[in-house]
A computed fold for a 171-nucleotide RNA from [Bacillus] enclensis, annotated as glmS glucosamine-6-phosphate activated ribozyme aptamer. Its Rfam family is "glmS glucosamine-6-phosphate activated ribozyme aptamer". Rfam describes the family as follows. This entry contains a glucosamine-6-phosphate activated ribozyme that is found in the mRNA for GlmS. GlmS is an enzyme that uses fructose-6-phosphate and glutamine to generate glucosamine-6-phosphate. The family's RNA type in Rfam is riboswitch.

RNA sequence: ACGAUUAAUAAAGCGCCAGGACUAAACGGAAGAGAGCCGUUUAGUUGACGAGGUGGAGGUUCAAUCGAGUGUUCGGCGGAUGCCUCCCGGUUCGUAAAGUCGCGGAGCCGUAAGAUUCUUUCUUAAAACAUCGAGGCAACUUGAUGCACAAAGGGAAGAUAAGCAGUGACU
Repeated sequence: ACGAUUAAUAAAGCGCCAGGACUAAACGGAAGAGAGCCGUUUAGUUGACGAGGUGGAGGUUCAAUCGAGUGUUCGGCGGAUGCCUCCCGGUUCGUAAAGUCGCGGAGCCGUAAGAUUCUUUCUUAAAACAUCGAGGCAACUUGAUGCACAAAGGGAAGAUAAGCAGUGACU
């Protein structure tokens, strides 16, 4: 330097494509003036629009939150921040004088780290649509600009319910 193999790297509403649908070419079929239709082969296209969500390990999966949209956004495979258990961490709940800091207990959470209900506020929605382009024979892909419209969850402020067996140290 070349070749082969193995592993790793990327993405996490994310990736992929054996079905379906669609396109092109060739061939075939019924019919036939042609277009069109059906089938086969080859090569392709499509296959979810954003918001939200990750302490560590193990387990689990047709089956992991929310709305937009009405489209095959059908169908399937893999993964995944969901869920369960444990560990670590945070926080709330209390003491027969009062207070502070721990162990332990009960609960809820994950570094913005307890939490019920209510109110206010913040948390850029995007696709869609319109206009102008770029790539491709085509299906289709893609860029810029303009313009709207969510829900869930979360942050902050105010009000509000419930919740300590047993213990240590200090003032």
Its mean pLDDT, the model's own confidence on a scale to 100, is 75.